[in-house]
Overview:
This is a predicted structure of an 84-nucleotide RNA (c-di-GMP-I riboswitch aptamer) from a Gammaproteobacteria bacterium. The sequence was found by an Rfam model in a public genome assembly. Its mean pLDDT, the model's own confidence on a scale to 100, is 78.

RNA sequence: UUCAGUGUGAUGCAAACCUGUUGCAAGACAGGGACGCAAAGCCUCCGGUCCCUUAUGGCAUUGAGGGAUAGCGGGGUUGCCACC
Numbered sequence: 001u002u003c004a005g006u007g008u009g010a011u012g013c014a015a016a017c018c019u020g021u022u023g024c025a026a027g028a029c030a031g032g033g034a035c036g037c038a039a040a041g042c043c044u045c046c047g048g049u050c051c052c053u054u055a056u057g058g059c060a061u062u063g064a065g066g067g068a069u070a071g072c073g074g075g076g077u078u079g080c081c082a083c084c
Stems, first nucleotide, its partner, number of pairs: 005084001007083002011038003017032006035071001041077003045074003048069008
């Protein structure tokens, strides 16, 4: 110096829930709040889940289109402190 791992501290993030704003919705954002997380930083490329539109008068299914979730998993990419 590099890779992998462990625990603790520093540091960082912040689930549910509450309030406000926003969106048709799934959801998102801000504040409070911590269940957890060492990539819970970033990216929808793949699969999953959810929402909306449409084929279609209604429901279901399926197809097509659009969206949400990176804290559902995989993948890509960047990066952080001390000790062992």